[in-house]
Source information:
The prediction has a mean pLDDT of 80. Predicted 3D model of a 73-nucleotide RNA (transfer RNA) from a Clostridia bacterium. The source organism's lineage runs through Bacteria, Bacillati, Bacillota and Clostridia.
RNA sequence: GCGCUAAUAGCUCAGUUGGUAGAGCACCUGACUCUUAAUCAGGGUGUCCCGGGUUCGAGUCCCUGUUAGCGCA
Numbered sequence: 001g002c003g004c005u006a007a008u009a010g011c012u013c014a015g016u017u018g019g020u021a022g023a024g025c026a027c028c029u030g031a032c033u034c035u036u037a038a039u040c041a042g043g044g045u046g047u048c049c050c051g052g053g054u055u056c057g058a059g060u061c062c063c064u065g066u067u068a069g070c071g072c073a
Stems, first nucleotide, its partner, number of pairs: 001072007010025004019056001027043005049065001051063003
């Protein structure tokens, strides 16, 4: 330099044919307990990597860029 893959919650990851974002763990609040842990009840806490485009509507499609990994040279 070229090609491929990935980037979504604090972490690991889903997200169908484009219809407005979820799970587990962790965390927070309350109950219980002398206290902690465990248990029970409740809470998603998010600029979907940046910018632009298409569309009534984009996490999803298109273009550019960034970062990381793999391969080729």

Record summary:
It matches the Rfam family "tRNA". The family's RNA type in Rfam is transfer RNA.